Small-subunit ribosomal RNA, 3' major domain from an uncultured bacterium, 475 nucleotides, folded computationally. Model confidence (mean pLDDT): 84 of 100.

[in-house]
Context: one part of a larger RNA
């Protein structure tokens, strides 16, 4: 000088505590170990691996397994030779890939030869091969913690200290005072985007206060009051009052306001740690590999199951279950797309094709909610697995292996041991909607709104971090 103490002293975080709901039990979705297996590709492993790389494995993807095939190569540049367009269509053998038949066929020319393609040869290509402990990049994490440096000067024989400490304050090394320190720079803040109130412009695809028709639908006519739209200003700053403080910073009350002390939420992530994580994003040294560790096809496999743990979804019911009517959202997408009425099925879904490159058409019924009814405490009108037969989508292709519907079947669960996770407000819980990836495939992701709470007295005490002391036989 760190770093470490079951040293101190001060401080802060859903960290305890106080509450509200969960996981730890069950069934089944997914991921992981593990086991089997021709292979079940690969990487990720404490927190910070495990619904993670996967925003989507029937083929493809794909990297793994059998098997058949190719060796200059599937892809890229050159050189040499020599041929000729490639290429399509059709048929024949084969799982295909691929072989072979049979038809058809180029253009530019300075007539040399160029593009383009085939065969041969070399040069090289390939390589999700290995090394993340050789590396750029990029990413996680301490932690959005409040710190980490510097220049100059002064102090020390010197490593080094100083400023950064000290008293008050803050979310903040935030500001103030005070000092051998004066200053600055990465950080904090603040500008950036979103919401929350207002004015001004704007007025269709938007809205209807008044006024008139009216098939009673803003539908027409009219109109831009409203609500909205997207531009563009204002607004919040401890600005004003009282108290407290050291005539300071600052705290704590009011006021006035649509919001009050950082309004609420994003994005922004110092120096550094972790030889963290990635050579399977891409880029790269070095090894290796070269008729294979490349490359091209079928079919299988990543879905396999005695189990074991992780994160989810449905639940055990009456604050519910069911049936029947009736209400209010927001955010998104749609032309290889989203697809109205309408008719056909019980229903997935068919038929059909209006309208819409979308404030305009469509997806689009929001659902919990509320109103009436039913069933009365039961393994049940709870629960839905599981299987059975019958359909429907999508796409060559649904058996290994999709999703949906209908009928029939009706396990487990009667609230979950130790333990343990999230949350402090429009959050927690708890109800639908969208979309990315997509032909198909969502209980996962990420967004949006709808109802809409308890609790917090406080820092002893568990984590974890900050700051400042003090011990040390660490480094």
């Nucleotide at each position: 000088u760190g770093a470490c103490g079951g040293g101190g002293g001060c401080c802060c975080g859903c960290a305890c505590a106080a509450g509200c709901g969960g996981c730890g039990g069950a069934g089944c979705a997914u991921g992981u170990g593990g086991c089997u297996u021709a292979a079940u590709u690969c990487g990720a492993c404490g927190c910070a691996a495990c619904g993670c790389g996967a925003a989507g494995a029937a083929c493809c993807u794909u990297a793994c397994c059998a098997a058949g095939g190719c060796u200059u190569g599937a892809c890229a540049u050159c050189a040499u030779a020599c041929u000729g367009a490639c290429g399509g269509u059709u048929g024949u053998a084969a799982a295909a890939a691929u072989a072979c038949a049979a038809c058809u066929u180029c253009u530019c020319u300075u007539c040399g030869g160029a593009g383009c393609a085939a065969u041969a040869u070399g040069a090289c290509a390939g390589g999700u091969g290995g090394u993340g402990c050789a590396u750029g990049g990029c990413u996680g994490u301490c932690g959005u913690c409040a710190g980490c440096u510097c220049g100059u000067g002064u102090c020390g024989u010197g490593a080094g200290a100083u400023g950064u400490u000290g008293g008050g304050u803050u979310a903040a090394g935030u500001c103030c005072c005070g000092c051998a320190a004066c200053g600055a720079g990465c950080g904090c803040a603040a500008c950036c985007c979103c919401u929350u109130u207002u004015c001004c412009a704007u007025g269709u695809u938007g809205c209807u206060a008044a006024c008139a028709g009216u098939u009673u639908g803003u539908c027409u006519g009219a109109g831009c009051a409203c609500u909205c739209u997207u531009g563009g200003a204002a607004u919040a700053c401890u600005g004003c009052c009282g108290g407290u403080g050291u005539a300071a910073a600052a705290c704590u009350g009011g006021a006035g306001g649509a919001a009050g002390g950082u309004g609420g939420g994003g994005a922004u992530g110092a120096c550094g740690u972790c030889a963290a994580g990635u050579c399977c994003u891409c880029a790269u040294g070095c090894c290796c590999u070269u008729u294979a560790u490349g490359u091209c096809u079928u079919g299988g496999g990543c879905u396999g199951c005695a189990c074991a743990c992780g994160u989810g979804c449905u639940a055990c019911a009456a604050u519910g279950g069911c049936u029947u009517a009736u209400a209010c959202a927001a955010a998104g997408a749609g032309u290889u797309g989203c697809g109205a009425u309408a008719c056909u099925g019980c229903g997935a879904a068919g038929u059909g094709g209006a309208g819409c490159u979308a404030a305009u058409c469509u997806c689009u019924a929001a659902a919990a909610a509320u109103a009436a009814g039913u069933g009365u405490a039961a393994g049940u009108c709870c629960g839905g697995a599981u299987u059975g037969a019958a359909g429907g989508c999508u796409g060559a292709a649904a058996u290994u292996c999709g999703c949906c519907u209908u009928c029939a079947u009706g396990a487990a669960g009667u609230a979950g041991g130790a333990g343990u996770c999230g949350c402090u407000a429009g959050u927690a819980a708890u109800u639908g909607u969208g979309g990315a990836u997509c032909a198909g495939c969502a209980u996962g992701c990420c967004a949006c709104a709808g109802u809409g709470a308890a609790u917090a007295c406080g820092u002893u005490c568990c984590c974890g971090g900050g700051c400042c002391u003090u011990g040390u036989a660490c480094a």
The RNAcentral record of the full RNA draws on ENA and SILVA.